[in-house]
RNA sequence: GGGUAGGUACCGAAGUGGCCAAACGGGGCGGACUGUAAAUCCGCUGGCUUACGCCUUCAGUGGUUCGAAUCCACUCCUGCCCA
Numbered sequence: 001g002g003g004u005a006g007g008u009a010c011c012g013a014a015g016u017g018g019c020c021a022a023a024c025g026g027g028g029c030g031g032a033c034u035g036u037a038a039a040u041c042c043g044c045u046g047g048c049u050u051a052c053g054c055c056u057u058c059a060g061u062g063g064u065u066c067g068a069a070u071c072c073a074c075u076c077c078u079g080c081c082c083a
Stems, first nucleotide, its partner, number of pairs: 001082007010026003018066001027045006046055003059075005
């Protein structure tokens, strides 16, 4: 340089126009159980809020659309293959 697959919450990972603050697992926090711990079970786990709800977000910047994590363009970064 060419080709190809990717970048999503603390980590991994699903999600491919609306039912998405986004399944699931790990980790973390709280609780139950236990003599203690582990294991197991329950709840929470972007921010604010007692709650209802509100706000912001999926590498970045633009664009399409009533509506974008999802589609398009460019840029950045990573893995693999070729040279």
Transfer RNA from a Spartobacteria bacterium, 83 nucleotides, folded computationally. The sequence was found in a public genome assembly. Rfam family: tRNA. The family's RNA type in Rfam is transfer RNA. About the family: Transfer RNA (tRNA) molecules are approximately 80 nucleotides in length.